Source information
This is a predicted structure of a 71-nucleotide RNA (transfer RNA) from Lodderomyces beijingensis. The sequence is in RNAcentral, with records from ENA. It matches the Rfam family "tRNA". It is annotated as a transfer RNA. The coordinates come from a structure-prediction model, not an experiment, and the mean pLDDT is 82. The organism belongs to Lodderomyces, within Eukaryota.
RNA sequence: GUCUUAAUAGCUCAAGGGUAGAGCAUUACACUGUUAAUGUAACAAUACUAGUUCGAGUCUAGUUUAAGACG
Numbered sequence: 001g002u003c004u005u006a007a008u009a010g011c012u013c014a015a016g017g018g019u020a021g022a023g024c025a026u027u028a029c030a031c032u033g034u035u036a037a038u039g040u041a042a043c044a045a046u047a048c049u050a051g052u053u054c055g056a057g058u059c060u061a062g063u064u065u066a067a068g069a070c071g
Stems, first nucleotide, its partner, number of pairs: 001070007010024004018054001026042005047063005
C1' cells in the first nucleotide's frame, strides 16, 4: 500500500428492510427472623458522516478503531 472481517445495553451475544431483544450485571419492590436463592419491575445500546428507500441495526459510499491475509 491492497484486500477481507468485525463494531448493537456495564459485559457476552441475538435481531428475514417494518415496535431493537435475551442472559449476566446494576437499582427498587415482594418473599425470608437475616443473607443468599427466587419472583416482578425499572435503568440502559445500533462506532461516525452521507446516500438509496414510504420505511435502514440490516442495502450503498466514505471515515474511525480493532483483528487477519498478501506484498